[in-house]
Context: one part of a larger RNA
RNA sequence: UUUGGUCUAAAGCGUCCGUAGCAGGUUUAAUAAAUCUUUUGUGAAAUUGUUGGGCUUAACUUAACAACGUGCAGAAGACACUGUUAAACUUGGAACCGGGAGAAGUUAGGAGUAUUUUAUGGGGAGUGGUAAAAUAUUAUAAUCCAUGAAAGACUACCUGUGGCGAAGGCGCCUAACUAGAACGGAUUUGACUGUGAGGGACGAAAGCCAGGGGAGCAAACCGGAUUAGAUACCCGAGUAGUCCUGGCUGUAAACGCUGUGAACUAGGUGUUGCAUAUCCUUAGAGGGUGUGCAGUGUCGGAGCGAAGGUGUUAAGUUCACCACCUGGGAAGUACGGUCGCAAGACUGAAACUU
Numbered sequence: 001u002u003u004g005g006u007c008u009a010a011a012g013c014g015u016c017c018g019u020a021g022c023a024g025g026u027u028u029a030a031u032a033a034a035u036c037u038u039u040u041g042u043g044a045a046a047u048u049g050u051u052g053g054g055c056u057u058a059a060c061u062u063a064a065c066a067a068c069g070u071g072c073a074g075a076a077g078a079c080a081c082u083g084u085u086a087a088a089c090u091u092g093g094a095a096c097c098g099g100g101a102g103a104a105g106u107u108a109g110g111a112g113u114a115u116u117u118u119a120u121g122g123g124g125a126g127u128g129g130u131a132a133a134a135u136a137u138u139a140u141a142a143u144c145c146a147u148g149a150a151a152g153a154c155u156a157c158c159u160g161u162g163g164c165g166a167a168g169g170c171g172c173c174u175a176a177c178u179a180g181a182a183c184g185g186a187u188u189u190g191a192c193u194g195u196g197a198g199g200g201a202c203g204a205a206a207g208c209c210a211g212g213g214g215a216g217c218a219a220a221c222c223g224g225a226u227u228a229g230a231u232a233c234c235c236g237a238g239u240a241g242u243c244c245u246g247g248c249u250g251u252a253a254a255c256g257c258u259g260u261g262a263a264c265u266a267g268g269u270g271u272u273g274c275a276u277a278u279c280c281u282u283a284g285a286g287g288g289u290g291u292g293c294a295g296u297g298u299c300g301g302a303g304c305g306a307a308g309g310u311g312u313u314a315a316g317u318u319c320a321c322c323a324c325c326u327g328g329g330a331a332g333u334a335c336g337g338u339c340g341c342a343a344g345a346c347u348g349a350a351a352c353u354u
Stems, first nucleotide, its partner, number of pairs: 004325003007308002012322001014202004021195003025089007033082001035078008048066007092192001093189003096185003104178007111155002115151008126137002163170002207248006216242002222236003259321006267299014303310002327354003336347004
């Protein structure tokens, strides 16, 4: 290098955008770079093969011819595929229009129950907590009940293998602004595409910096239990933090442990959105049934697979492009580099061992 793989054995970047590169729909014409055919030159000798010659023979040697040298350069031709140029097409892509769906995002305003604290009144001995207790709290009047106030966080029911988003993620109501997808169209454009090394953007929680906020919860810490011990599990307290604003960090079992895009290959049954035919209707933006497209589940045939399983949402059959893997440990460590305030992140070995 060929070859093999990446759901679970080693292996899909956390996700998207996108530069170079690589790959690229249908038709026609031109060209002939590439490709193919023929041909010319060149492609050292030795070596190899055949037939002769020379050493008495052989090895060896010598002559001719062949072969090899798979290449390079020139010439002539072919034109299906690839490339290039030109012209066109509409199925891919994009735009536009239409009425719908949605916890998609940002900002602002408002609401709700609960919790804690607090004020007043009532009440008068326990409360709390556990398997059982104790620490704790309470005659400075608790727990409990009623009424009012304040604060911060959160958003029950609806809620659904329901929806939206590239992923992370997103759930009270209203408004404004912003973005995307699906469906439908007798609209426009006319290959404008796919992937994507480097690069950029976004990226849960925790953590960091500065300023606020602090109800509940709660690492650390302190008590009480348990226990042989108990640096835990249980209980009582409780600070960072959790919340907001601005910046940093850039990682997760960031998981479907399954890269993105395209084409093809049985079905059954749910559900969501749009369209559509038909029926019902209280005539409603209503309901049922069927069909098409798009999403999301489940069962399953072929196929695939070591099996578990997967199975039109493929792990089937193919293509394009990228990333990654090569026994276990040492080790995601050391060293160096880049980034970061730090924590650390990214890149990433070897000796040795087995």